Molecule: c-di-GMP-I riboswitch aptamer
Organism: Eggerthella sp.
RNA sequence: AUGUCUUCAAGGCAAACCUGCCGGAAGGCAGCGGCGCAAAGCUAAAGGGGCCCAUUCUAAGAAGAAGGCCAGCCAGUUGCACGU
Numbered sequence: 001a002u003g004u005c006u007u008c009a010a011g012g013c014a015a016a017c018c019u020g021c022c023g024g025a026a027g028g029c030a031g032c033g034g035c036g037c038a039a040a041g042c043u044a045a046a047g048g049g050g051c052c053c054a055u056u057c058u059a060a061g062a063a064g065a066a067g068g069c070c071a072g073c074c075a076g077u078u079g080c081a082c083g084u
Base pairs, nucleotide, nucleotide: 001084002083012037013036018031019030020029021028022027035072041077042076043075047074048073049070050069051068052067055066056065057064058063
């Protein structure tokens, strides 16, 4: 420097369900659990995409904007071990 060309060892994270709490909701936190993941580490006005709609505005409504949420959707960015 590289990061599937190879992957031993030691480890890491932790889906869904269920329980409790927060929230209008999406969803978040904690516990259980373990579906899976070589970044399932971090980043939500750097970019795309998706979800919610209690409140406000557009108009009365569908809807849109503001607002909130998702990175384990793509993406950006940082990084460990072994081998080479």